Predicted 3D model of a 76-nucleotide RNA (transfer RNA) from a bacterium. Its Rfam family is "tRNA". Rfam's curators write: Transfer RNA (tRNA) molecules are approximately 80 nucleotides in length.

[in-house]
RNA sequence: GCCCUCGUCGUCUAGCGGCCUAGGACACAGCCCUUUCACGGCUGCAACAGGGAUUCGAAUUCCCUCGAGGGUACCA
Numbered sequence: 001g002c003c004c005u006c007g008u009c010g011u012c013u014a015g016c017g018g019c020c021u022a023g024g025a026c027a028c029a030g031c032c033c034u035u036u037c038a039c040g041g042c043u044g045c046a047a048c049a050g051g052g053a054u055u056c057g058a059a060u061u062c063c064c065u066c067g068a069g070g071g072u073a074c075c076a
Stems, first nucleotide, its partner, number of pairs: 001072007010026004018056001028044005049065005
């Protein structure tokens, strides 16, 4: 240099064009329960790497950029 894969709440993840103003678990905060703690129950908090395109409609498809990982070639 070329090719491939990946990037979603604090963490791990669901998602495969419309059921997503994005769901779940853990964590965190509040309340309930309990003599207390733990467990348990309820509620809340919080994310699509950035930009552009296609489409009636994009987390999802395409292009560029950024970042991470892997493969390969050159280096006489």